[in-house]
Context: one part of a larger RNA
């Protein structure tokens, strides 16, 4: 080099663009690189296989013959890969029509609460708890009316509904913008799949500035519990949650399942199209294409289980694993303001 794997025993990059490289539809001709055969040339000796001698036998030694090559030259073949040339439309992509959406950015705007001011009404408590105490209040709280101020989040619809590569996205309006599905079969005529490296994004939580701060709320005071309480319960409360430009680049970043394709009984639900067919107009109801859930045949599995959304059959590229522990670590490299991040040993030990 060869091997077995990757839901849960080690093992799928956190996701996407997409260069290199790998792989690549139907079809005619061509050529003859690769492929196949045939001649030939050489592949010294030794050694190895077989057949045979010779030492008393073996080892060991002699003779024959054969095997061995990503070899060389040369004839032929043209079916498959490869290359040229040319066609084709079943993958791909445009285009016309139309569908649904918390997709993503900017702006405006609304109402419910909560807290804080201001005014009235009104008088001893309120708040909290398992029970209580710190707090709050006769400087007039709680509670209740009105009015004002400000931040954040958006009940109800709401649904294993929808949309997004993931992360994630939920009051309304409005500009700006992506991408998906359906029809139809007008045009292009493999223009593809996949990706080491590289590039983009990437929850929270921290970082750097410059704002905001209404509730929450590390950390911190206090009160309680308790042998003790560095906590869990209570009362406060600062970062920090909210914006605006950066940076970080990590998760149980999870379906713990890369991505693309093809094939394999079936049955129910649900979302979004189209045909049909019904119906005043719908629904129910037949077909079919795309998401999404459940149940299951075969099949697969160590078993749970998966089951056209495969973990089944197969093909194609790409990452990944190779006993536990030391170790998501040292030590270098690279990145970062830091905090780290990322690539990753070994000694030892079982």
């Nucleotide at each position: 080099c060869u091997g077995g794997g990757c839901g849960u025993a080690a093992a799928g990059c956190g996701u996407g663009u997409g260069c290199a490289g790998g792989c690549g539809g139907u079809u005619u001709g061509a050529u003859a690189a690769g492929u196949u055969g045939g001649a030939u040339g050489u592949g010294a000796a030794a050694g190895c296989u077989c057949c045979u001698g010779g030492c008393u036998u073996a080892a060991c030694c002699g003779g024959g013959a054969g095997a061995g090559g990503u070899c060389g030259u040369u004839c032929a073949a043209a079916a498959c890969u490869a290359u040229c040339a040319g066609a084709c439309u079943a993958g791909a992509g445009a285009g016309u029509g139309g569908u649904a959406g918390a997709g993503g950015g900017a702006g405006a705007u609304g109402g419910a609460a909560u807290u804080c001011c201001g005014c009235g009404u009104g008088u001893a408590g309120u708040g909290g708890u398992g029970a209580a105490a710190u707090g709050c209040g006769u400087a007039g709280a709680u509670a209740u009316g009105c009015g004002g101020a400000g931040g954040a989040a958006c009940a109800c619809c709401a649904g294993u509904g929808g949309c997004g590569a993931a992360a994630g996205c939920g009051g309304u309006c409005u500009c700006c913008u992506g991408g998906c599905c359906c029809a139809u079969u007008u045009c292009u005529g493999a223009u593809g799949c996949u990706c080491a490296g590289a590039c983009a994004c990437g929850a929270a939580a921290g970082c750097u500035a410059a704002g905001g701060u209404a509730g929450c709320a590390a950390a911190c005071g206090g009160g309680a519990u308790u042998a003790g309480a560095g906590a869990c319960c209570c009362c406060g409360g600062u970062a920090g949650u909210c914006u605006u430009a950066g940076c970080u680049g990590u998760a149980a970043a999870c379906g713990a399942u890369g991505u693309g394709a093809a094939c394999u009984u079936a049955g129910u639900g649900u979302c979004g199209g189209u045909g049909g067919g019904g119906u005043u107009a719908a629904a129910u109801c037949c077909a079919u294409c795309g998401g999404u859930a459940c149940u299951g045949a075969a099949g697969c599995u160590a078993a749970c289980g998966c089951g056209a959304u495969a973990a089944g059959u197969u093909c194609a590229c790409c990452g990944c694993c190779u006993g536990g522990g030391g170790a998501c670590u040292a030590c270098g490299g690279c990145c970062g303001c830091a905090a780290g991040g990322u690539u990753a040993a070994a000694a030892c030990u079982c």

The part of an RNA shown here (small-subunit ribosomal RNA, central domain) has 350 nucleotides and comes from an uncultured bacterium. Rfam family: Bacterial small subunit ribosomal RNA. Rfam links the family to the GO terms structural constituent of ribosome and ribosome. The full RNA is in RNAcentral, with records from SILVA. Model confidence (mean pLDDT): 89 of 100.